[in-house]
Context: one part of a larger RNA
């Protein structure tokens, strides 16, 4: 529980198509369902209210009158709004096209050069390495260091930015195939074709699961050394699984801007990505000034519990969907669904305070 919220105090679903449904631009005729207005039926009694009367008052009980009370039905109007109709008309929403254009967006294939490891010769010889000291470990079977040479994985310095791009997750080395979406400008086309989204599908970091490769670095688990009152740690030396590829599954997070999506309104100022005009330069960088889009900083008005937001609003308003209602118990039990498992989604209650 017809209220109030939802940046941080309980509360925005990770995200994103979308079904149904709610909600929807200007404009011209009609219908009159919603909407307004008469009227007429109905609206039992008791109940309430007003007058009067009975119980010694009152509560209560009777009588009477009129209203209350609801919708509802059923006629007659009204048409401004909203609904339907005219597969009516419009171009300002929304979409197509056409010219540019920025980009780590995405997928698959290829190619590069550092760097750590490991192997193979060479040179050289007693330490190396590690820490707060140290020790385990590694080396005379020749380690470390040094030079060639070879092998493999993985991740790509510098550029690199409060900078870019994608709905989110996320996304960086070249190059080349294919492939999505933005953004500016033209205003040729459709002519409301829009939002929003209950259920629903799809996407979805890390970890983690199944098969099969593959394995250099790193590095849960696990062994040693150390440290200490212990030390199942934090340091140290090794290490397995895993980190990587294919294909399938899991479906979760501090998935965060702790801020859901859309439209319009409301002071400026100052950075930087992208495009476009417009002046100035004899040309043309550069620069100025306007505009559209995106990304941050700071600030007025308002809003705010306060921190703060503040044209990227947490401000002023419509439109849609989620969600929340004292702490704990507890995102748990059961129960259903979904997964191979882990688990995961939907989700009480006793009890206490």
């Nucleotide at each position: 529980u017809u209220g109030g919220g939802c940046g941080u105090a309980a509360a925005g679903a990770g995200c994103u198509c979308g079904u149904a449904g709610g909600c929807g631009g200007c404009u011209u005729g009609g219908c009159a369902a919603g909407u307004c207005g008469g009227g007429u039926g109905u609206g039992a009694a008791a109940u309430c209210u007003c007058c009067a009367g009975g119980c010694u008052c009152a509560a209560c009980c009777u009588g009477g009158g009129a209203g209350u009370c609801g919708c509802c039905a059923u006629u007659c109007g009204a048409u401004a709004c909203u609904g339907c109709c005219a597969u009516g008309g419009c171009u300002a929403g929304a979409g197509u096209c056409c010219g540019g254009u920025a980009g780590g967006g995405g997928a698959c294939c290829a190619c590069g050069g550092a760097a750590u490891u490991c192997c193979u010769g060479g040179u050289g010889u007693a330490g190396c390495g590690g820490u707060g000291a140290a020790a385990u470990g590694c080396g005379c079977a020749g380690a470390u260091a040094u030079c060639a040479g070879g092998a493999g994985g993985a991740a790509c310095a510098c550029c690199a930015g409060u900078g870019g791009c994608g709905a989110a997750g996320g996304c960086g080395g070249u190059g080349g195939u294919c492939u999505g979406g933005g953004c500016c400008g033209g205003u040729a086309c459709u002519g409301a074709c829009g939002c929003u989204g209950a259920g629903g599908a799809g996407c979805g970091a890390a970890a983690g699961c199944g098969u099969g490769g593959g394995g250099a670095g790193c590095g849960a688990a696990c062994a040693g050394g150390a440290u200490u009152a212990g030390a199942u740690a934090c340091c140290c030396u090794g290490g397995u699984a895993g980190u990587c590829c294919a294909c399938g599954c899991c479906g979760u997070a501090a998935a965060c801007g702790u801020u859901g999506g859309g439209c319009a309104c409301u002071a400026g100022g100052u950075g930087u990505g992208g495009g476009g005009u417009u002046c100035c330069a004899u040309c043309g960088a550069c620069g100025a000034a306007c505009u559209c889009c995106g990304u941050g900083c700071c600030g007025u008005a308002g809003c705010u519990a306060a921190c703060g937001c503040a044209u990227u609003a947490a401000g002023u308003g419509c439109c849609c969907c989620g969600c929340c209602u004292g702490g704990g118990g507890a995102g748990u039990a059961c129960g259903g669904c979904c997964g191979c498992a882990a688990g995961g989604c939907u989700a009480a209650a006793a009890c206490u305070c």
The prediction has a mean pLDDT of 87.
Small-subunit ribosomal RNA, central domain from an uncultured bacterium, 353 nucleotides, folded computationally.
Its Rfam family is "Bacterial small subunit ribosomal RNA".
The RNAcentral record of the full RNA draws on Greengenes.